The RNA shown here (Bacterial RNase P class A) has 375 nucleotides and comes from a Thermodesulfobacteriaceae bacterium. Lineage of the source: Bacteria > Thermodesulfobacteriota > Thermodesulfobacteria > Thermodesulfobacteriales > Thermodesulfobacteriaceae.
[in-house]
């Protein structure tokens, strides 16, 4: 230099000037006065992922005797954790020269599917090939024919060694057998099944005996099958407070009946009171399975447990957190040949809205494989 895999790290600072939210505080102004407008002052305002909303929990609120079943997740094994599909440690298989990195329950319960190519893709199969031992069939010779011998032929028909196709064509290697082959037979390895013995918590390793000529390849992120886990809704959860409008009752008032006074009946407005809860407020919220730092103890490790300091400052609403400029620090290129200086250029994803674990996405360094070149 390229190409590559592994780990960390960072999302640029300072200062003006305008401009936006939130909190206090002051001061005017108001027909609503502990409200609301308006000016100023202070303090204060996004991220490692806020985000995809894919996972797995906390929190609330509903449902809920107990057992079955759907329905949804998950799946090698052992450990972390509050939980998890995360993470960390192994086991077995796969891909790479490597450094790494993938993948995981069951294909003899069961359906199903298996694209193109190819003869054939699962109760195999025959397009080249390979066989004349059988059936036919042509020559040839012996025979009066029948019929025996021999050569040929690949039509019938055997065959699956070889080649060709394909991600994948039904064990391998030699030998024995045949017309020609072929676990067809056979040694050896390989493979299934069952058993036992060692090592491991376990996944699995290794190793011995028996059977078995070998028996059906691939997909389960196609339905199934086993195992094991699982109730809904979410912060517009959910609690508190509570106008106005209407209702209920009561009081006062006014009318009516009545001579009057209790009763009793009616009423647009008044006044107290009641539930329910609309409008609209307040809580919920933001300090917490919290972070850094140090000593100590377990553990291979992911993590954990005890002390001791330090630190946390958006929490409103359909919702602000922005713009310019100067200097500075970074990264590219170019002005040289280096270093200094100078120019010009860049700065990604992206945006809080209950929290909090994770998973995935772009830069950059570092270190590690590899391959070239140069010293």
């Nucleotide at each position: 230099u390229g190409g590559g895999g592994u780990a960390g790290g960072a999302a640029g600072g300072u200062g003006g000037u305008c401009g936006c939210g939130c909190a206090g505080g002051a001061a005017g102004g108001u027909u609503g006065c502990u409200g609301c407008c308006u000016u100023c002052c202070u303090g204060u305002g996004a991220g490692g992922a806020a985000a995809g909303u894919c996972c797995g929990g906390g929190c609330u609120c509903c449902a809920c005797a107990g057992g079955g079943g759907a329905g949804g997740g998950c799946g090698c094994c052992g450990g972390g954790u509050a939980a998890u599909a995360c993470c960390c440690g192994g086991a077995g298989g796969g891909a790479g020269u490597a450094a790494u990195c993938c993948c995981u329950g069951g294909a003899u319960a069961g359906g199903g599917c298996c694209a193109c190519a190819g003869a054939a893709a699962a109760c195999a199969g025959a397009c080249c090939g390979c066989c004349c031992a059988c059936u036919g069939c042509c020559c040839c010779u012996a025979u009066c024919u029948u019929u025996a011998g021999g050569g040929g032929u690949a039509a019938g028909g055997g065959c699956a060694a070889g080649g060709g196709u394909g991600a994948a064509a039904a064990g391998g290697u030699g030998g024995g057998g045949u017309a020609a082959g072929a676990g067809c037979c056979c040694a050896c390895c390989g493979c299934a099944a069952g058993c036992c013995c060692u090592g491991g918590u376990a996944a699995c390793a290794g190793g011995g005996c028996u059977u078995g000529g070998c028996a059906c390849g691939g997909c389960a992120a196609c339905c199934c099958c086993c195992g094991c886990c699982u109730g809904g809704a979410g912060a517009a959860a959910g609690g508190c407070c509570a106008a106005a409008c209407a209702g209920a009752g009561c009081c006062a008032u006014g009318g009516g009946u009545g001579c009057c006074c209790c009763g009793c009946c009616c009423a647009a407005a008044g006044g107290c009171u009641c539930g329910g809860g609309u409008a609209g407020g307040c809580c919920g919220c933001u300090u917490g399975a919290g972070g850094c730092a140090g000593a100590g103890g377990g553990g291979u490790a992911a993590c954990u447990c005890u002390c001791u300091g330090c630190c946390c400052u958006a929490g409103a609403g359909a919702a602000a957190u922005g713009a310019c400029c100067a200097c500075c620090a970074c990264c590219u290129g170019g002005g040289c040949a280096c270093a200094a200086c100078c120019c010009a250029g860049g700065g990604a994803c992206a945006g809080a809205a209950c929290c909090c674990g994770g998973c995935u996405u772009a830069c950059c360094u570092a270190c590690c494989c590899c391959a070239g070149c140069u010293u």